[in-house]
RNA sequence: AUGAGAGGAUGGGUGAUCGCGGGAGAUACCUCUCCUGAGGAAAGUCCGGGCACCAAUUAACGAUACUGGGUAACUCCCAGAGGGGGUGACCCCUGGAAAGUGCCACAGAAACCACACCGCCUACUGAGACCUACUGAGAAUCAGUAGGUAAGGGUGAAAAGGUGGGGUAAGAGCCUACCAGCAGGAAAGUGAUUUCCUGGCUGGGUAAACCCUAUCAGGUGCAAGGCCAAAUAGGAGGUUAAACCUCGGGUAGGCCGCUUGAGGUUCAGGGUAACCUGAAUCCCAGAUAAAUGAUCACCACCGGAGGAUAUUUCUUCCGGCAACAGAACCCGGCUUACACUCCUCUCAUCCCC
RNA sequence: GCCCCCAUAGCUCAAUUGGAUAGAGCAUCGGAUUUCUAAUCCGAGGGUUGGAGGUUCGAUCCCUCCUGGGGGCG
Numbered sequence: 001a002u003g004a005g006a007g008g009a010u011g012g013g014u015g016a017u018c019g020c021g022g023g024a025g026a027u028a029c030c031u032c033u034c035c036u037g038a039g040g041a042a043a044g045u046c047c048g049g050g051c052a053c054c055a056a057u058u059a060a061c062g063a064u065a066c067u068g069g070g071u072a073a074c075u076c077c078c079a080g081a082g083g084g085g086g087u088g089a090c091c092c093c094u095g096g097a098a099a100g101u102g103c104c105a106c107a108g109a110a111a112c113c114a115c116a117c118c119g120c121c122u123a124c125u126g127a128g129a130c131c132u133a134c135u136g137a138g139a140a141u142c143a144g145u146a147g148g149u150a151a152g153g154g155u156g157a158a159a160a161g162g163u164g165g166g167g168u169a170a171g172a173g174c175c176u177a178c179c180a181g182c183a184g185g186a187a188a189g190u191g192a193u194u195u196c197c198u199g200g201c202u203g204g205g206u207a208a209a210c211c212c213u214a215u216c217a218g219g220u221g222c223a224a225g226g227c228c229a230a231a232u233a234g235g236a237g238g239u240u241a242a243a244c245c246u247c248g249g250g251u252a253g254g255c256c257g258c259u260u261g262a263g264g265u266u267c268a269g270g271g272u273a274a275c276c277u278g279a280a281u282c283c284c285a286g287a288u289a290a291a292u293g294a295u296c297a298c299c300a301c302c303g304g305a306g307g308a309u310a311u312u313u314c315u316u317c318c319g320g321c322a323a324c325a326g327a328a329c330c331c332g333g334c335u336u337a338c339a340c341u342c343c344u345c346u347c348a349u350c351c352c353c
Numbered sequence: 354g355c356c357c358c359c360a361u362a363g364c365u366c367a368a369u370u371g372g373a374u375a376g377a378g379c380a381u382c383g384g385a386u387u388u389c390u391a392a393u394c395c396g397a398g399g400g401u402u403g404g405a406g407g408u409u410c411g412a413u414c415c416c417u418c419c420u421g422g423g424g425g426c427g
Base pairs, nucleotide, nucleotide: 001349002348003347004346005345006344007343008342009341012299013298014297015296016295017294018293020037021036022035023034024033025032026031039324043335044334046333047332048331049330050329051221052220053219054218062216063215064214065213066080067079068078069077070076081094082093083092084091085090095212096211100210101209102206103205104204117153118152119149120148121147122146123145124144125143126142127141130138132136161179162178163177164176165175166174180202182199183198184197185196186195187194188193225256226255227254228253235247236246237245238244239243263282264281265280266279267278268277269276270275301320302319303318304317305316306315307314308313354426355425356424357423358422359421360420363379364378365377366376372410381397382396383395384394385393403419404418405417406416407415
């Protein structure tokens, strides 16, 4: 320098004028003054809670799934284990297929109680080149029948441990060395697991198919829910002929829920970390068809050009200040979006000293 | 605000609980028929199955996240 990997930050500030939501105050009831007013994701609504009502309690349906910890809880976070990918920084995945059922198309002999298409080997029967002492006997080889075999070929995504040596009629964990896997024992670790020893000889894949095991889990969601309550028209009752009065239910509408909270900031301590504990300090939108905006000036920041100066710093001019997006009961997460934005650490390759 | 569903050719729909060339009708194009057109007959093209990632030997189908569309609740 180029290309990567990981983590984090910012999302301008101040003032003036006009305008909008909320609150407080003063009013001569026209208005005036002061304070305050979006986000890191307010988003998607994918998880987990608080809160409220309904119901009654069980695991049918559902969710989660290596281990240990954190948390109110979690499909979250931290630390570790095993496996996989990458040259590397680093990233990704995670119960059980030896309980049972299902599926594994095509191809292939066979897709799971393994099997035998081509091969290899043995026995018997038949044929038999050739050799000979030419009657007979032997015999390479071929065919058939009965068996043995799973080395080799072939099919497939996948073929019943892999490779080398021995062994055998031919073969085979049949035996052996190493490796993979399983079972038992010992040691280390809280544990996942790791290391060592011994043994037999090996049991396909799929659970983001049904399922099994363990744990969790009632449902609906602030349009939850509570309070007040018209006009008019029904209902009930009463007074007098129409008309009027009273009561009750609902609707429109209004109020509460509503923002002080598992809250923010700083410091100290504990912990590898997530996080926890303590102290001090702060109050930070509550709208309801929904406010949070616009213009100007200065400063800061970024980029470009020029000047001064020994590095470095100062200064002049010009340009930019952009993105994603917008609260709607409230929190904790995850995911997604985000400007030729900025910063830190690391890796690979190349170049220079 | 909260909750549910859908997406396959230009249009309307299939694809048997995962199995290979994703199919049908209409439409388009070419040819035949006709004086010409329509209708009819023959043939052809056209699909990253909304996008990205994962599970699997294999994905339209199963899982996750986005994008777009539709519906319900006062």

This is a predicted complex of two RNAs, RNase P RNA and transfer RNA, with 427 nucleotides together. It holds a member of the Rfam family "Bacterial RNase P class A". It is annotated as a ribozyme. Its mean pLDDT, the model's own confidence on a scale to 100, is 77.